The part of an RNA shown here (large-subunit ribosomal RNA, domain IV) has 358 nucleotides and comes from a Candidatus Babeliaceae bacterium. Its Rfam family is "Bacterial large subunit ribosomal RNA". NCBI's taxonomy places the organism under Bacteria, Bacteria candidate phyla, Candidatus Babeliae, Candidatus Babeliales, Candidatus Babeliaceae.
[in-house]
Context: one part of a larger RNA
RNA sequence: GUAUCGUCAAGGAACUCGGCAAAAUAGCCUCGUAACUUCGGGAUAAGAGGUGCCUGCGUCGUGAGCAAAUUUUUAAUUUGCGAAGCGAAGGUAGGUUGCAACAAAGAGGCCCAAGCGACUGUUUAACAAAAACACAGGGCUCUGCUAACUCGUAAGAGGAUGUAUAGAGUCUGACGCCUGCCCAGUGCCGGAAGGUUAACAGGAGAUGUCAGUCCGAAAGGGCGAAGCAUUGAAUCGAAGCCCCGGUAAACGGCGGCCGUAACUAUAACGGUCCUAAGGUAGCGAAAUCCCUUGUCGGGUAAGUUCCGACCUGCAUGAAUGGCGUAACGAUUUGGGCGCUGUCUUGAUGAUAUACUCA
Numbered sequence: 001g002u003a004u005c006g007u008c009a010a011g012g013a014a015c016u017c018g019g020c021a022a023a024a025u026a027g028c029c030u031c032g033u034a035a036c037u038u039c040g041g042g043a044u045a046a047g048a049g050g051u052g053c054c055u056g057c058g059u060c061g062u063g064a065g066c067a068a069a070u071u072u073u074u075a076a077u078u079u080g081c082g083a084a085g086c087g088a089a090g091g092u093a094g095g096u097u098g099c100a101a102c103a104a105a106g107a108g109g110c111c112c113a114a115g116c117g118a119c120u121g122u123u124u125a126a127c128a129a130a131a132a133c134a135c136a137g138g139g140c141u142c143u144g145c146u147a148a149c150u151c152g153u154a155a156g157a158g159g160a161u162g163u164a165u166a167g168a169g170u171c172u173g174a175c176g177c178c179u180g181c182c183c184a185g186u187g188c189c190g191g192a193a194g195g196u197u198a199a200c201a202g203g204a205g206a207u208g209u210c211a212g213u214c215c216g217a218a219a220g221g222g223c224g225a226a227g228c229a230u231u232g233a234a235u236c237g238a239a240g241c242c243c244c245g246g247u248a249a250a251c252g253g254c255g256g257c258c259g260u261a262a263c264u265a266u267a268a269c270g271g272u273c274c275u276a277a278g279g280u281a282g283c284g285a286a287a288u289c290c291c292u293u294g295u296c297g298g299g300u301a302a303g304u305u306c307c308g309a310c311c312u313g314c315a316u317g318a319a320u321g322g323c324g325u326a327a328c329g330a331u332u333u334g335g336g337c338g339c340u341g342u343c344u345u346g347a348u349g350a351u352a353u354a355c356u357c358a
Stems, first nucleotide, its partner, number of pairs: 001353008010344002014342001019339001027051005036041001038174001052096006059088004065081007097101001109337007116329002121133002137172007149158003175324004180254003185251002187247005194242003201235001205231005212223004255273005282316001283313001294310005
């Protein structure tokens, strides 16, 4: 010097991002215990007091014996009372040792307010345990059984030796109060009149080749049946798409400008443009607010955090759930009591180790 551990005057969070770490609390008995609440809880709430050993007294049990009753009457059974001794637990009074008696060990710190998630649970084996996942509960969609769906080329298997109070998919996430408007876009479901439309069918026509024929002295050129080939119009033609309707706890979306009241300000009111419809109830500087340390109030001597309000919501909002909520949480945030070497500010001791010297 380092690691681990012990102690400390006065103060007691002044430390620090933050009480991180440490200290403190602690068992059992008695008293006592608030808001809130889903009436179960909250609760060991909080907060007080007691605690070893000895003696006396009282209580209870046992107990020789006494008394009474009954009948199975030389006896037995039952009931009551009950000395001494012994035992038990708690009470009470006194005494006693110690700094201290749950004397060691082991062994909750507590309270107030807020966010998130209802809860117990699960998770990144080896940097994240959480507000993430799950969850009971809620909704929607599919599936009538050789089910839907999944795996497999298939056979086949799971689903299920189940059968719609079942199974699968997806979203939400206890409970309470609720869950508004929009089907124009995308998706899904239904419809079938019309439009479009593939292969197939169809084969008008065209082209190549070519017997032949015409022209020509020849070379060559023109026309060209059948056949063989190539190509090919009209016409016919399903689903789909176009089209018509439904559907948002499907994916999603939920406006702008101008004017107006007898102070001012504001606008219940009016006008106008656009839209599928223009954000309802709630909540709101929020895990969401840029401006922003918004403004006001509370808490502090002093508070970018915190709590309560306001609403001007850059860019809240209703199962991508909205708002509340008792209980719960190694969760997050703010405050307080207790407590302390976290600090003012350092000192000292123990053990181990490094180093120096011998």